[in-house]
This is a predicted structure of a 123-nucleotide RNA (TPP riboswitch aptamer (THI element)) from Demequina mangrovi.
Of the family's consensus pairs, 96% are formed in the model.
The coordinates come from a structure-prediction model, not an experiment, and the mean pLDDT is 76.
RNA sequence: CGGACACGACAGGGGAGCGCUUCCCGGGGAUACCCGGGGCCAGGGCGCUGAGAGUGCGGAACGCCGCAGACCCUCGAACCUGAUCCGGCUCGCACCGGCGUAGGGAGUCGAGUCUCGUCCCCU
Repeated sequence: CGGACACGACAGGGGAGCGCUUCCCGGGGAUACCCGGGGCCAGGGCGCUGAGAGUGCGGAACGCCGCAGACCCUCGAACCUGAUCCGGCUCGCACCGGCGUAGGGAGUCGAGUCUCGUCCCCU
């Protein structure tokens, strides 16, 4: 001097799914509840996977937007596209494999450690 690794500061990037239920109608029943059919956008409840699946504030009012927080990620499988993709598996999501040597994707600085490499000096 370089490399690798983890750390800190500041800056930046990103996602939020699935199941059941809550509802309506008819019948039975004991106000609990049970059976059949319909509905199931949003919100609420319970549960699953996951780092995270929705915490706070404000504005809207068919149900969305903004800001902040938590979490993950910053040369890369965070995340997006192909993709309402293909195969396995699952109630479904998830998970596994493929696509995938695909196309995109956000970084600088500081101070360290090291079994590492190169160069210089001394013995």